This is a predicted structure of a 122-nucleotide RNA (FMN riboswitch aptamer (RFN element)) from a bacterium.
Rfam family: FMN riboswitch aptamer (RFN element). Its family is annotated with FMN binding in the Gene Ontology.
[in-house]
């Protein structure tokens, strides 16, 4: 130093204000909020992963396919859809007096991964 195996931490934020109703933290204005690797350079919206439903493969592990998503301009720079300015745009399911990215719920869950320790093999 490489690869592998198991053990252990850790491992997703956010509705304040007002309108209008018989009733909204769900409609409307305004307002916040952004898991995880990667990428020549720091990215919710480039490229791939996770949660959560539903289908297919007999089950189960797992695989696959849906739902399932969204960025341009301009500037700097050797390089940026990642940085800066501007002005956009997106966000499972199930519940609800009324329709959820923000509220309760599955979930004291689980997963991408991340960080450390131990064996193994060379």
């Nucleotide at each position: 130093g490489c690869g592998u195996u198991c053990c252990u931490u850790c491992g997703g934020g956010g509705c304040g204000g007002g309108g209008u109703g018989g009733a909204a933290a769900u409609c409307c204005c305004c307002a916040c909020c952004g898991g995880c690797g990667g990428u020549g350079a720091g990215a919710g919206c480039c490229c791939g992963c996770g949660a959560g439903c539903g289908g297919a493969c007999c089950c189960a592990c797992g695989u696959c396919c849906g739902c399932a998503g969204a960025g341009c301009c301009u500037g700097u720079g050797g390089a940026a859809u990642c940085c800066a300015g501007g002005c956009g745009c997106c966000g499972a399911c199930a519940g609800u007096g009324a329709g959820a990215g923000u509220c309760u719920g599955g979930a004291u869950g689980g997963u991408a991964g991340a960080a450390g320790g131990a064996g193994c093999c060379a």